[in-house]
The part of an RNA shown here (large-subunit ribosomal RNA, domain II) has 720 nucleotides and comes from a Candidatus Thorarchaeota archaeon. The RNAcentral record of the full RNA draws on ENA. It matches the Rfam family "Bacterial large subunit ribosomal RNA". Its family is annotated with ribosome and structural constituent of ribosome in the Gene Ontology.

Context: one part of a larger RNA
RNA sequence: GCCAGGGAGUUUAUUUCUGUGGCAAGCUUAAGGAGAUCACCUCCGAAGGCGCAGGGAAACCGAAACAACGUAACCGUAAGGCCAGGUUGUUGGUGCGAAAGUGCCUGAGUCACAGGGGUAAGACCAGAAACGCGACGAUCUUAGCUUGGACAGGUUGAAGCGCUUCGAAAGGAGCGUGGAGGACCGACAAGGUUCUAAAGUGCAAUUUGUUCUGUUGAUCUGAGUUAAGUGGCAAAAGACCAAUCAAGUCGCGUGAUAGCUGGUUCCCGCAGAAGUGGACCACAGUCCAGCCUCAGCUGAGGUAGCCGAUGUUGUAGAACACCGAUCAGGGUCACUCUAGAGUAAAAUCUAGAGCCUCUCUUCGAAUUCCGAAGGCGUUGGCACCGUAGAAGCUGGGAGACGGGGUGCGGGGGGUAAGCUUCCGCCCUGAGAGCAGAACCAUGCUCACUUGGUUUAAGGUCCCUAAUUGGAAGUCAAUCGUGAAACGACAAGGAUGUCGGAGGACGAAGACAGUUGGAAGGUAGGCUUAGAAACAGCCACCCUCUAAGAAGUACGUAAUAGUUUACCAAUCAAGUCCUCGGGCUCUGAAAAUGGACGGGGCUGAACUUCCAACCGAUAACCAAGCCUGCCGUGGAAACGGUAUGGAGUAUGCGGGCGUACUGCCUGAGCAGAAGCGAGGUGGUGACAUCUCGUGGAUCGAGCAGUAGUGCUAAUCCUGGU
Numbered sequence: 001g002c003c004a005g006g007g008a009g010u011u012u013a014u015u016u017c018u019g020u021g022g023c024a025a026g027c028u029u030a031a032g033g034a035g036a037u038c039a040c041c042u043c044c045g046a047a048g049g050c051g052c053a054g055g056g057a058a059a060c061c062g063a064a065a066c067a068a069c070g071u072a073a074c075c076g077u078a079a080g081g082c083c084a085g086g087u088u089g090u091u092g093g094u095g096c097g098a099a100a101g102u103g104c105c106u107g108a109g110u111c112a113c114a115g116g117g118g119u120a121a122g123a124c125c126a127g128a129a130a131c132g133c134g135a136c137g138a139u140c141u142u143a144g145c146u147u148g149g150a151c152a153g154g155u156u157g158a159a160g161c162g163c164u165u166c167g168a169a170a171g172g173a174g175c176g177u178g179g180a181g182g183a184c185c186g187a188c189a190a191g192g193u194u195c196u197a198a199a200g201u202g203c204a205a206u207u208u209g210u211u212c213u214g215u216u217g218a219u220c221u222g223a224g225u226u227a228a229g230u231g232g233c234a235a236a237a238g239a240c241c242a243a244u245c246a247a248g249u250c251g252c253g254u255g256a257u258a259g260c261u262g263g264u265u266c267c268c269g270c271a272g273a274a275g276u277g278g279a280c281c282a283c284a285g286u287c288c289a290g291c292c293u294c295a296g297c298u299g300a301g302g303u304a305g306c307c308g309a310u311g312u313u314g315u316a317g318a319a320c321a322c323c324g325a326u327c328a329g330g331g332u333c334a335c336u337c338u339a340g341a342g343u344a345a346a347a348u349c350u351a352g353a354g355c356c357u358c359u360c361u362u363c364g365a366a367u368u369c370c371g372a373a374g375g376c377g378u379u380g381g382c383a384c385c386g387u388a389g390a391a392g393c394u395g396g397g398a399g400a401c402g403g404g405g406u407g408c409g410g411g412g413g414g415u416a417a418g419c420u421u422c423c424g425c426c427c428u429g430a431g432a433g434c435a436g437a438a439c440c441a442u443g444c445u446c447a448c449u450u451g452g453u454u455u456a457a458g459g460u461c462c463c464u465a466a467u468u469g470g471a472a473g474u475c476a477a478u479c480g481u482g483a484a485a486c487g488a489c490a491a492g493g494a495u496g497u498c499g500g501a502g503g504a505c506g507a508a509g510a511c512a513g514u515u516g517g518a519a520g521g522u523a524g525g526c527u528u529a530g531a532a533a534c535a536g537c538c539a540c541c542c543u544c545u546a547a548g549a550a551g552u553a554c555g556u557a558a559u560a561g562u563u564u565a566c567c568a569a570u571c572a573a574g575u576c577c578u579c580g581g582g583c584u585c586u587g588a589a590a591a592u593g594g595a596c597g598g599g600g601c602u603g604a605a606c607u608u609c610c611a612a613c614c615g616a617u618a619a620c621c622a623a624g625c626c627u628g629c630c631g632u633g634g635a636a637a638c639g640g641u642a643u644g645g646a647g648u649a650u651g652c653g654g655g656c657g658u659a660c661u662g663c664c665u666g667a668g669c670a671g672a673a674g675c676g677a678g679g680u681g682g683u684g685a686c687a688u689c690u691c692g693u694g695g696a697u698c699g700a701g702c703a704g705u706a707g708u709g710c711u712a713a714u715c716c717u718g719g720u
Base pairs, nucleotide, nucleotide: 001720002719003718004717005716006715011121012120013119014118015117016116017115018114019113020112021111022110023109026050027049028048032044033043034042035041054061055060065090066089067088068087069086074081075080092105093104094103095102096101124263125262126261127260131253132252133251134250135249136248142227143226144225145224146223147222148221149220150219151217153185154184155183156181160177161176162175163174164173165172166171190213191212195209197208198207229245231241232240266655267654268653269652270651271650276289277288278287279286280285291399292397293396294395295394296393297392301385302384303383305382306381307380308379309378310377311376312375313374317370318368319367323364324363325362328359329358330357331356335354336353337352338351339350340349341348403428404427405426407425408424409423410422411421412420413419433444434443435442448624449623450622451621452620453619454618458614459613460612461599462598463597467611469610470609471608472607473606474605480601481600492586493585494584496583497582498581500579501578502577503576504575505574513570514569515568516567517566519543520542521541524538525537526536549564553562554561625645626644627642628641629640630639631638632637656709658706659705660704661703662702663701665699666698667697674693675692676691677690678689679688680687681686
C1' cells in the first nucleotide's frame, strides 16, 4: 500500500415549536397499592402540576357588552345580499395621574406519542502542551560518607646529610650521598583529541579503526550507605536524577480544556445562499439585522421593463463672475515697508516690494457666473406577475459574517506590480457544454432523459467539421496568419509605397544632368607678423554686363588653386514644395536550434462588401420521467397546464437497506442461509429469477425498537 472487521449527533431531565390522537373549562396522575392470562396489561390512587383573571412594588381592587368594516361558505343571471372566523373602534378591569391621557389585560386548554430546536450534563468522534493530589525510583548518573583494592618499565635529581675547600664571621663553592614533585617519557587502568575516517534499515538506540590525553593523584575502582521532584545533586553544561529532564516516572482527578486541526458511513426529489451593516479584550470567534428555507395566517394588489409628466441634484464638460493659484505688461491718487539721494533734522526726490486697479496667459478633489447625459422621489399610461393566492404578517430551522476576477465603469495609496484599498454592474464562488491551441473569471450559452432538425460565438488549405467561394483595393516587411486580457511596446524617425488637399515653376523651354562664364574699382575699411571673398570687427557701395556675393564650402603662413550662388548654351516634358491619411519599415538586446497550436501560406495576410456552409447540453420537433397547480374521482389513477427541471453551505419532502421484537402468514434435505456467475426490473438506494457451490435454517406483509449503512480521521485490530 491493499483487504477484512471495528469506527463518530447519543441518552436523561427540562423548555419551546410542529404534527397526530384522547378528553375538554377542564386535563392529568406521581409515589404507592390491588388484580391478572404476571417485565406487557387492567383498575385504584388529585397529593401535586398546568389551565380557567388580571392589574399593582405593595396595601388592595377586580373584566367582557355594543357598533362598524369585511373574507370564505351560502343565496343571486348579474349588480349585489348575508356574514362564521377575522380586523377596527367604543365600553370594561387595574396601575400611575388633579385631570387630560397612558401601560398591561379582557374565555382553550391539558395529557400522551413522534419529530425539529434551546439549556444542563463529557453531549458528534479523535487530538494537546499543561495543572493538582498521591505513590515509586540514586542497580544509570551527580555529590557526600564508611570500608577495601589498583598503579609495567625508564628519566630527572629538591631539601637534608657527609667529605674537601674558601672566608674573621655570616656564609659560599665542588664532589658525593639522598630520593622530593597535583615533576618528565611511557604500557595497564581511566579518558575520548583528530581524521569532522568507517558505520549510519549499524556489530552497536553512540559502536569500529587511527591518532591523541593520561598514569602518586583535585588519580582510578569494588561493596555498603545518604540526599527525591518547584525537590535533590551540580569544579555550572540547564548538566545529571534508570535509553525519560527549562521540572522524573506511574496512578488518579480525567472523557481536563481547545473560538484550533482532522474525520463524520444509503438513495432520489423541491428550493437555494453569504463573505455585507452594527456590537464585542473584537479581527481564526460570537450575537443582532440583511441574504436562504419550511409551515401557517390574511385576502388584492405588486414590480425588475418601456413611454410621458413633474420635482430634485451639482457630477462629466465648461468657465474664471467669487475663492485660491498662475504668465507678461501698464498705472500708482491714497496707505505700508525697504534701499539710495538729500537735509542739522525734516520736507522732498528716485528705485523696488506689498496693496489697489487696467489689459492679458494658464489652472483647481476640498473654486463655480454655468451645466448635461444620467440617478432618485411622486404620478399617468402600457407591459408583466397575481384569487390556480402576489405583496404583507406570524412562527420553526439554517448557513454565512477569510472571498476572488487579468471583465466593464469610477475613486484613494504606490515609480510600479498577476500590488493594495473602496464604489456600481456582471461573472466566478456554487456553473457543466461550445469558442479563445492548452486556460475558475473573456465571448456564446445557461445542462431532466433519449433521438432528430436549425443556429450562436467562432470558423471553413491539411492536421480538423465546413469555400483552395466571389468583388474591389493594400502590403514585400521571413509582414501577417493573435478579438482583448492572461502573455509589453512608446515617444521619436523614414526621398518604402498607395490615395487625398493646397501652392510654385514650365514649349517665351521648367526640374536634374552636361559645356562655358562667374569680371572690374579692390588686397573694401579696421585689426594683424600676415588677414588678399573665406581668424575676427564694421560696412556691404559703384561700374561693365546675359550673369557674376564687399562672397556658399574646401584650401594657403599669406597669396595661389578648386567650388557655389548667379547667367548663357545644350537637351525636351513635366518638375518642385507644404499639409494630412492607409499599409509598411525603424526605434526593438539573452543565453543548445525553435516557435502563428503545428505543417505550411504571398494569401491560406490586411481593409471594405457579397453569397454559401460547418459549428453547443442554446432554439425547435417527437417520445418519456419528475415537480407545482387545475379538473374528474371514495381512492388508485386518468386528463390538462407551466413564460417549471444547473447547483456548494443550508432548509424541506419522499424512499432503500441492516439487526432485533410483536402480530400475521409462508419457504426449506425433492436442498435454507451464505458464496460464485449470469439474466431481468427500478431514476436510484436496491429488488428478483436461473445455474453452480453449500449443507440447515430462512423469509413476505403490517407495526415497533435501534450499538442501523464507511475509499479517507499520519484512525484502531488482524491478515497479506
Lineage of the source: Archaea > Promethearchaeati > Candidatus Thorarchaeota. The prediction has a mean pLDDT of 82.